Description: This is a predicted structure of an 89-nucleotide RNA (SAM riboswitch aptamer (S box leader)) from Nesterenkonia ebinurensis.
RNA sequence: CAACCAUCAAGAGCGACUGAGGGGUCUGGCCCGAGGACGUCGCAGCAACCGGCCAUAGGGCAAGGUGCUAACGCCAGAAUCGAUGGAGG
Numbered sequence: 001c002a003a004c005c006a007u008c009a010a011g012a013g014c015g016a017c018u019g020a021g022g023g024g025u026c027u028g029g030c031c032c033g034a035g036g037a038c039g040u041c042g043c044a045g046c047a048a049c050c051g052g053c054c055a056u057a058g059g060g061c062a063a064g065g066u067g068c069u070a071a072c073g074c075c076a077g078a079a080u081c082g083a084u085g086g087a088g089g
Stems, first nucleotide, its partner, number of pairs: 001089001004086005013043005021032003025078005044069003049065002051061001053059002073081001
């Protein structure tokens, strides 16, 4: 980087730094944001894809690898789009 498989209506925050936009793309809405959003870092937490255990589509655990911590992937339409995990190439 491209494809494959699975999931995306639940859940989870504080501090520091920064300083104006952000909520995947487009359109139309709506929402968050100087009472500091988004982002980065630290600690904490949520969850259970990989991992461990018992059993084999089930039930646990949460050391480790990720991931996540506004709103149904915010809503609708369009695209076959986006995000996360896994095993390979």
Of the family's consensus pairs, 96% are formed in the model.